[in-house]
RNA sequence: GAGUCGGCCAGACAAUCGCAAUGUGGCAACACAUUGAGGAAAGUCCGGGCUCCGCAGGGCAGAGCGCGAGAUAACGUCUCGGCGGCGUGAGCCGACGGACAGUGCCACAGAAAAUCAAACCGCCGAUGUUCCGCAAGGAGCAGGCAAGGGUGAAAAGGUGCGGUAAGAGCGCACCGCGCGACGGGCAACCGCUCGCGGCACGGAAAACCCCGCUCGGAGCAAGGCCAAAUAGGUAAGGAGCAGCGCAAGCUGCGACGCGCGGCCCGCGCGCCUUACGGGUAGGCUGCUUGAGGCGCACGGUGACGUGCGUCCCAGAGGAAUGAUUGUCUUGGACCGCAAGGUUUCAGACAGAACCCGGCUUAUCGGCCGACUC
RNA sequence: CGGGGCGUAGCUCAGCCUGGUAGAGCAUCUGCUUUGGGAGCAGAGGGUCGGAGGUUCGAAUCCUCUCGCCCCGACCA
Numbered sequence: 001g002a003g004u005c006g007g008c009c010a011g012a013c014a015a016u017c018g019c020a021a022u023g024u025g026g027c028a029a030c031a032c033a034u035u036g037a038g039g040a041a042a043g044u045c046c047g048g049g050c051u052c053c054g055c056a057g058g059g060c061a062g063a064g065c066g067c068g069a070g071a072u073a074a075c076g077u078c079u080c081g082g083c084g085g086c087g088u089g090a091g092c093c094g095a096c097g098g099a100c101a102g103u104g105c106c107a108c109a110g111a112a113a114a115u116c117a118a119a120c121c122g123c124c125g126a127u128g129u130u131c132c133g134c135a136a137g138g139a140g141c142a143g144g145c146a147a148g149g150g151u152g153a154a155a156a157g158g159u160g161c162g163g164u165a166a167g168a169g170c171g172c173a174c175c176g177c178g179c180g181a182c183g184g185g186c187a188a189c190c191g192c193u194c195g196c197g198g199c200a201c202g203g204a205a206a207a208c209c210c211c212g213c214u215c216g217g218a219g220c221a222a223g224g225c226c227a228a229a230u231a232g233g234u235a236a237g238g239a240g241c242a243g244c245g246c247a248a249g250c251u252g253c254g255a256c257g258c259g260c261g262g263c264c265c266g267c268g269c270g271c272c273u274u275a276c277g278g279g280u281a282g283g284c285u286g287c288u289u290g291a292g293g294c295g296c297a298c299g300g301u302g303a304c305g306u307g308c309g310u311c312c313c314a315g316a317g318g319a320a321u322g323a324u325u326g327u328c329u330u331g332g333a334c335c336g337c338a339a340g341g342u343u344u345c346a347g348a349c350a351g352a353a354c355c356c357g358g359c360u361u362a363u364c365g366g367c368c369g370a371c372u373c
Numbered sequence: 374c375g376g377g378g379c380g381u382a383g384c385u386c387a388g389c390c391u392g393g394u395a396g397a398g399c400a401u402c403u404g405c406u407u408u409g410g411g412a413g414c415a416g417a418g419g420g421u422c423g424g425a426g427g428u429u430c431g432a433a434u435c436c437u438c439u440c441g442c443c444c445c446g447a448c449c450a
Stems, first nucleotide, its partner, number of pairs: 001373009011328007019036007038349001042360002045358005050219004057265004062215005067081005082096001083094004097210002102208002105203002120149002122145003127142006157175006176199001177197005182191003223285004233276006240253005256270004278449003292311008329347003332343004374446007383399004393430001401417005423439005
């Protein structure tokens, strides 16, 4: 000098005016005191707490996840490791189970696109056969060949030697691949180990699917308490059956409805559901002390855990947390040889709404630590 | 605050599930027809499928992130 990784800050102070909540005082107006956004409060993409749905039951369907071991309340998150890829390196990235369970797809081009395949150009024509020739030989056919060319994203191991009419794992050596054993590792997986197999294994599962694991639904407008007001009105639907009754109607059963996602079973409750219409749109609670923050010690490679000490840190209810001025500060621009000076230039992204753990996205600048070239 | 849906031509929509040429109607333009216009007939132009990244040989379509727009919701009888 160029980078990599991790952590932190998010302009500071003062004055004046103003806002919200709580507490104290006051009959009240009001006064005083204290406190008052974030690393993402965001997107609502995951996971949990909490609340209600009777318990949260079984099966199917559906959704999600997908290398191993662990951490955790849980996770699609995190940590450590394995494998693959990128980088000289510190490091970074990876939706990373299965394509010999099955079904389907691979347009166009190309001879052939997934089978023990395929002859367009090409090579050969040993073998058989026809013709020409006295002969050597030549021309052709049957046929053989996956080496070379060409097409394509992709053409069925690579290099070399042998072999052959020409060729070819046809044979052999090395490399690669597959299977098994042995050794190491909890495992994923690994191997200067051994043996077997000439190779039987194209891509895609962010196509259906198979395998393994997880998941009941809704959400603080959940839910609880109080108060106020109105017409328990109209229409449609569901399945009927039985009893009582002159009837209107009432009661029971119910294959019907409901129990806030689809079906079945099981269980519970019942006349229910939907639309229109009518009424109130007030108060209290849930509500912020929590898987909480900070510090130290110990255990662990680490995520994290355990123990001790200490602190209380927004709780409004359509939404307060702001504005102005001054000084300083960081950066830019300009002036100046420089010290330095000037500036009505900039200081981002953004705004709690039940609460936590993550991920992702947005973000002017700056600081610290470790490491690499 | 919570839940759901939609972005394709100037406008309204199909195509997406099951990947391979982007289409329809209206509108625009040109020609014919008409004295002229309208209507009608024939033809043409116009799209990076909201944006970015990924999977794939190939993406409007499958997956992830993001931007914009729209809809729904309280309690009582």
Molecule: RNase P RNA; transfer RNA
Organism: soil metagenome